Annotation: A computed fold for a 1365-nucleotide RNA from uncultured Magnetococcus sp., annotated as small-subunit ribosomal RNA. Its Rfam family is "Bacterial small subunit ribosomal RNA". The coordinates come from a structure-prediction model, not an experiment, and the mean pLDDT is 88.
């Protein structure tokens, strides 16, 4: 000293929460010792029992009990008598009991605190003065009697005093009319005596104590605004120790209150205590001062002192006793009990010390006090060991299996003994010569034994120091705030480890702090909460220049006080500390006093700058009243005129043939005043708009004269105050809540339409609100400018209107400094200052309830709480979104061509079915997808059979080489029984070893089991869209912006220009492959122009020119010309060229998005199975079928089908392979085997096309599904479930609804060919070539995308958010 939490992020506002300290605490877990403190905060609830105030025989009468003594008696135990002595029950008397101790109920008060005052009293004590003479009468105890259960009471009789009463005296005191009058006393003890001591009376003074008065200070509520009749004062009395309405009589009518009376609630006050940097805030245990109270209420008595805690009387409640007549009691004293409560101790010891009462004293009393006991309740101190010790032991935990950690920790070795324990010694505290210690055989000292008896609690996601494993699976739970937990939880529970504190540690409660979050120190109010709707003005607050004076505020000096304790400083004492002792400082305050006079203030005199008055001008929808005017709407009358009008997105309700709408003329009535009109004007605000008149308010300009601070603000108060609304009475054209109808709609109590009543208008009265807004209170001064406009003035210019310069006052726009969280404000401040008022203190509840006031009502005003949330909010930023805007692109639309959707079949999917129909993929971006090919296998699924170190890997042991092979059983896996065979390396010849097989034991294998939301890798998609970023600089408090925006241009963030930016990276483009032209090199298996040969086939010789093949080069760059464009980039046209503006195609996919897809390609964390979820086998299934969808194939025919003939490719494949010729079969195919690992041989026939013929519009010579029969081929095997062939059969289908897909050129369309997979099995997939179109005006619309901009309460981002029921 701050931190967390609103957001995607930011700044601000703002609340909530945390870290600190404290406690008379409580609870949970734990607990070794000692010292010092503290310990019913609740029921001022009720109390059993004991104790807490007595003492004096030296005041007195006395002797009940005890002891001693004496006398007498005696049964020898003892008894009786004598107050004689020690003493003393009860009694008279004195002093004390008013202190000490407890509690905080009451009290908002002179109760307390502080500073003063005086009209007073004061026992005991101190100092001083004067006395203490002489009498008297009673009365308790006691005795007798009586009453009563008791408590107790009564009668009669006797008696003493320091008890009581006169008399005398009076230094002094009191009263006084100043003459005078009145008032005392007690003795006791010691002593032979003298005398002494203690007392008594009167009086003065003191000390200490008490009473009373007064200034100031002392909680909350105004949803308590008025209170008061002994009330306020006076006079005279009474009363008191004393002043006083304290009480009484009379008189007066006062007193108090917004500076908060009265009322209500709460509360003992203070020194202090806790907290805080302080100012403050909270508090008032222990200790100390004061007050109040003593079962509740009232009252007095005694006394120096009480209206009395352990006194009295009365009343009440409660408890107890009772013979029912009547009595007794008061723990808020110390212990203790019950109860209440989260909670608070022993019915202890002692008067040894300190203090108190009585006494002459001894002494007695003292639950005050001193000690002990209980309680970790707090503070302080100490201990639970120290050194050494690496094999870094074992065990635990983690692990990447290597190790790490617990950890020098332990063990072991060497030591020590504080504390506790045992034994011995043993205080101070005692003043005071002796004696006297509860604590206490305590503190302390010595000895002994032995590491021996002594560690826990909380926490470990961030705040906040401290991390891993397991369990759990939005469950159980945690949580102070934010928030954790839905299968990998550092946040739950356990464990290991770690962190913190430590005889404690956490939790909870409370207070202060942090919180500048009530802001005096030290905050705010345009938009975050907050300026009153506006004015006038009362109290109050504040106030210009100057003279003199006063000294209230202010400042300075001195004095008094501010108790002690505490806090702070210094010193000292307990071994230290806590604690205690001494001294100092401080106590910020109040009072008295002496000064100062600048400032504020009072008084006084003056001034003119503030303010106002006067004179002359001037603008204006300022206000009120009366009158006047024209346009328009509507209505009425008349005319013309005919079928519609009106209204809407489109309609309808509605009006109209009974004549509307339209049009001409006339009339009625009400309301509002087009143009002018403006950022314009006026007004305090609300507000004010035709013209004229009357009355009237204010501003402004100019002028000089006057007044002389007369000013500003303004709580209450008073007035004004839009619209709607209310009351009474008018008025009513248009408009128009309510209402009615028509539409719209899922509905439509709305928006739209047709009507329509209050109302809108006037007069009078009420209401008193508003986004009454500039969301900005009023006033004054100061602080750069520029521009426009309204009003007035001055100057200059002009014939004149203007223009220009300048002064004042308004209204506006921009803008410096400054301010602001930012937006913005900026001489009309939201700047810099001063004065006064109003208002705010998280969101919701709520401007609500209750109460008060106002109102006719509606309602207004004032204005809470419970409860609930961790936010609510302001400004700005980046995105995303918009049925916002601008620009642009894409087979996106449009323009075209061909399809899909209808049919049959193929294939995939959903669904259903099934023992199983294995699994995955699910909008685009799943669905001829994984699968480039499920009859067995594949295969993961189902049924059955079967196996357990396993089909597969590594290690160990034993045996055997391996291997080949036969038979039996079985569906097979498998099981059983035989036969053959003996290898390689080393050798000490015993044997050992390698590979392989079999058997055995265990480590382990295995899993297409789960999690693609734990992952890697790979992939899809936006999208081949033009974007995505960085460095430095600059701007901004910051998020962020700039760059990347702008003007052009491009396919492109492509390039150019401009620019607080300058550069750069990933993307674009290019570099790569391929096709198109060409050169060169090379020439077999390719080619053949010339030459020769020829079975006429480049077949052969030969050649390498050409084609071709495949290496290396060239070629295209807006390079050239013209135009255009900003002298640019570029665009348009042209030339040349095989190719022209990216030449065509491919490969290539930025930052990222979708928790997109895949754990079943593979890899992999975690979890799960382990005679099974692993392995083997047979059979079945993945091929099911009422249906639905996707993708395709074939068609519906004549641009066609069929038949015959005939022509031209490219790119590929081929040795468990392609397979020629030749032969057979109608055919699938078979036989055959040449050639070829292939520019050589082969698959191999291209098809559409072309030529000729036929069919003639039909369910056909279209179409081929389906089905029957017969076959071929592959394969162990075609039943479930292959392909193909032949013959026969010949279904639906005649161009396909809504809807929807592809394609912009060698493209679409159409035609065939090849390949991968593959034993066999494509209408799919991947390639190849042949033939070869149409159309694009254009960018309004649909979809997707890019850039800029705007709004946003969205950020999981519109599939959002959110409201009502």
């Nucleotide at each position: 000293a701050g931190a967390g939490u609103u957001u995607g992020a930011u700044c601000c506002u703002g609340g909530c929460u945390c870290a600190g300290a404290a406690c008379g605490g409580a609870c949970g877990c734990u607990g070794g010792c000692g010292g010092c403190a503290c310990g019913c905060c609740u029921a001022a609830c009720a109390c059993a029992u004991g104790c807490a105030a007595g003492u004096c025989g030296a005041a007195c009468g006395g002797u009940a009990g005890c002891a001693g003594g004496g006398u007498c008696c005696u049964u020898c135990g003892g008894g009786a008598c004598c107050g004689c002595u020690g003493a003393c029950g009860a009694g008279u008397g004195g002093c004390g009991a008013a202190c000490g101790g407890g509690u905080g109920a009451g009290u908002a008060a002179c109760g307390c605190g502080u500073a003063g005052g005086u009209a007073g009293c004061u026992g005991c004590c101190u100092c001083g003065a004067a006395g203490u003479g002489g009498g008297g009468g009673a009365u308790a105890a006691c005795a007798u009697c009586u009453g009563g259960a008791a408590a107790c009471a009564g009668a009669u009789g006797a008696u003493a005093a320091u008890a009581c009463c006169g008399c005398a005296u009076a230094a002094u005191c009191u009263c006084u009319a100043c003459g005078g009058a009145g008032a005392a006393a007690a003795g006791g003890c010691c002593g032979u005596a003298a005398g002494g001591c203690c007392g008594c009376u009167u009086u003065g003074a003191g000390a200490g104590g008490c009473g009373c008065c007064c200034g100031c200070g002392u909680c909350g509520g105004a949803u308590u605004a008025g209170c008061u009749u002994g009330u306020u004062g006076g006079u005279g009395g009474g009363g008191u120790a004393a002043c006083g309405g304290c009480c009484c009589a009379c008189c007066a009518a006062g007193g108090u209150u917004a500076c908060g009376a009265u009322c209500c609630g709460u509360a003992g006050c203070u020194g202090g205590u806790c907290u805080g940097a302080g100012a403050g805030g909270a508090u008032g245990a222990u200790c100390a001062g004061c007050c109040a109270c003593a079962c509740u209420g009232g009252g007095a008595c005694u006394g120096a002192g009480a209206c009395a805690c352990g006194g009295c009387c009365c009343a009440g409640a409660c408890u107890c006793c009772u013979a029912c007549g009547g009595g007794a009691g008061g723990c808020a004293g110390c212990a203790g009990u019950g109860g209440a409560g989260a909670a608070u101790a022993u019915u202890g010891c002692g008067c040894a010390a300190u203090g108190g009462g009585g006494g002459a004293a001894a002494c007695c009393c003292u639950g005050a006090c001193g000690c002990a006991g209980c309680g970790a309740u707090g503070c302080c101190g100490c201990g639970u060991g120290a050194g050494u010790g690496a094999a870094g032991a074992a065990g635990g935990c983690c692990u990447u299996c290597g190790g790490g950690u617990u950890g020098u920790a332990a063990a072991g070795c060497u030591c020590u003994u504080u504390c506790a324990g045992u034994g011995g010694g043993g205080a101070a505290g005692a003043a005071u010569u002796c004696a006297u210690g509860a604590c206490g055989g305590u503190a302390c000292c010595c000895a002994c034994a032995g590491a021996a008896g002594a560690a826990g609690c909380c926490c470990c996601g961030g705040c906040u120091a401290a991390c891993u494993c397991c369990g759990u699976g939005c469950c159980a739970g945690c949580a102070g705030c934010c928030g954790c937990g839905g299968u990998a939880a550092u946040a739950c529970g356990g464990a290991g480890g770690g962190g913190g504190c430590g005889a404690g540690c956490g939790u909870u409660g409370u207070u202060c702090g942090g919180a500048a979050u009530c802001a005096c120190u030290g905050g705010g109010c345009g938009u975050a909460a907050a300026g009153g709707g506006c004015g006038c003005g009362u109290a109050g607050g504040c106030g210009g220049u100057u003279u003199g004076u006063c000294a209230a505020g202010u400042c300075a000096g001195g004095a008094g006080u501010g108790a002690a304790a505490g806090c702070c400083c210094c010193a000292g004492g307990c071994u230290c500390a806590a604690c205690c002792u001494g001294g100092g400082a401080a106590u910020u305050g109040c009072u008295c006093u002496u000064g100062a006079a600048a400032c504020u203030g009072g008084c006084u005199g003056a001034c003119u700058g503030g303010a106002g008055u006067c004179c002359g001008g001037c603008a204006g929808a300022g206000g009120a009243u009366g009158g006047c005017g024209g346009a328009a709407u509507u209505c009425c009358c008349c005319g013309u005129g005919u079928a519609g009008g009106g209204g809407u997105g489109a309609a309808a309700u509605c009006c109209g043939u009974a004549g509307a709408u339209a049009u001409g003329g006339g009339g009625a009535g009400g309301a509002a005043c087009a143009c002018c009109a403006g950022a314009g004007g006026c007004g305090a605000a609300g507000g004010c708009g035709g013209c004229c008149a009357u009355c009237u308010g204010g501003a402004c300009c100019g002028g000089u004269a006057c007044u002389g601070a007369c000013g500003c603000u303004g709580a209450g108060g008073c007035g004004c105050g839009a619209a709607a609304g209310c009351g009474u009475g008018g008025g009513g054209a248009g408009c128009a809540a309510a209402c009615a109808g028509g539409a719209u709609u899922a509905g439509a109590u709305a928006c739209c339409c047709u009507g329509g009543u209050a109302g809108u208008c006037c007069a009078c009265g009420c209401u008193g609100u508003a986004a009454a807004c500039g969301a900005u209170g009023a006033g004054u001064g100061c602080u750069a400018g520029u521009u426009g406009u309204c009003g007035c003035g001055g100057g200059u210019a002009u014939c004149g209107a203007c223009c220009c310069c300048u002064g004042c006052g308004g209204c506006a726009a921009c803008g410096c400094a400054g301010c602001u969280a930012a937006c913005g404000c900026g001489u009309u401040a939201a700047g810099c200052a001063c004065u006064c008022c109003g208002c705010c203190u998280g969101g919701g509840g709520a401007g609500u309830a209750c109460g008060g006031c106002c109102g006719c009502a509606a309602g207004g005003u004032u204005a809470a709480a419970a409860c609930u949330c961790a936010a609510a909010g302001g400004a700005a930023u980046u995105g995303a979104c918009g049925g916002g805007g601008g620009c642009c692109c894409g087979c996106a639309c449009a323009a075209g061509c061909g399809g899909u959707g209808g049919a049959g079949c193929a294939u995939g999917u959903g669904g259903u079915u099934u023992a199983a129909u294995u699994c995955g993929a699910u909008g685009c971006a799943a669905c001829g997808c994984g699968a480039a090919g499920a009859a067995c296998c594949u295969u993961a699924c189902c049924u059955g059979c079967u196996u357990u170190u396993g089909a597969c890997a590594u290690c160990c042991u034993g045996c055997g080489a391996a291997c080949c092979u036969u038979g039996u059983g079985g569906a097979g896996a498998c099981a059983c029984a035989g036969g053959g065979g003996u290898g390689c390396c080393c050798u000490u010849c015993g044997g050992g070893g390698a590979a392989c097989g079999c058997a055995g034991a265990g480590a382990c294998a295995g899993g297409u089991g789960c999690u693609g939301c734990a992952u890697g890798g790979c992939u899809g998609u936006c999208g081949u869209c033009a974007g995505c970023u960085c460095g430095u600089g600059u701007c901004g408090u910051g998020a962020g912006a700039u760059g990347u925006u702008g003007g052009g241009u491009u396919a492109a963030g492509u390039c150019c220009c401009g620019c607080a930016a300058c550069g750069a990276g990933c993307g674009c483009a290019a570099c790569c492959c391929u096709c198109g032209c060409u050169u060169u090199c090379a020439g077999u298996u390719g080619c053949c122009a010339a030459c020769g040969g020829u079975a006429c086939g480049g077949c052969c010789g030969g050649g390498c020119a050409c084609u071709c093949u495949g290496g290396a080069g060239g070629a295209a760059c807006u390079g050239c010309c013209g135009g255009u464009g900003u002298c640019a980039a570029g665009c348009c046209g042209g030339a040349g060229g095989a190719a022209g503006g990216u030449g065509g195609g491919g490969a290539u996919g930025a930052c990222g998005u979708c928790a997109a897809g895949u754990c079943a390609u593979c890899a992999u964390g975690g979890c799960c199975c382990u005679u099974a979820u692993g392995g083997g086998c047979a059979g079945g299934g993945c091929u099911a079928c009422a249906c639905a969808c996707g993708u395709g194939c074939u068609a519906c025919a004549a641009u066609g089908g069929c038949g015959a003939g005939u022509a031209c490719a490219g790119a590929g494949g081929g040795c468990u392979g392609c397979g020629a010729a030749a032969g057979g079969g109608c055919g699938a195919c078979c036989u055959g085997g040449a050639g070829c690992g292939a520019a050589u041989c082969u698959c191999g026939a291209a098809a559409a096309g072309c030529u000729c013929g036929u069919c003639u519009c039909a369910g056909u010579u279209c179409g081929g599904a389906u089905u029957g029969c017969a076959g071929u081929c592959u394969g162990c095997a075609a039943c479930u479930c292959g392909a193909c062939u032949g013959c026969a059969u010949g279904a639906a289908g005649u161009u396909g609804g809504a809807a929807u897909c592809g394609c912009u050129a060698g493209u679409a369309a159409u035609c065939g060919c090849g390949g991968a997979u593959c034993a066999g099995c494509a209408u799919g997939c991947c390639g190849c070539g042949g033939u070869g179109a149409a159309u694009a005006c254009g960018u309004u619309c649909c979809c997707g995308g890019g850039c800029c901009u705007u709004g946003u309460a969205c950020a999981c981002a519109c599939c959002g958010c959110c409201c009502g029921u």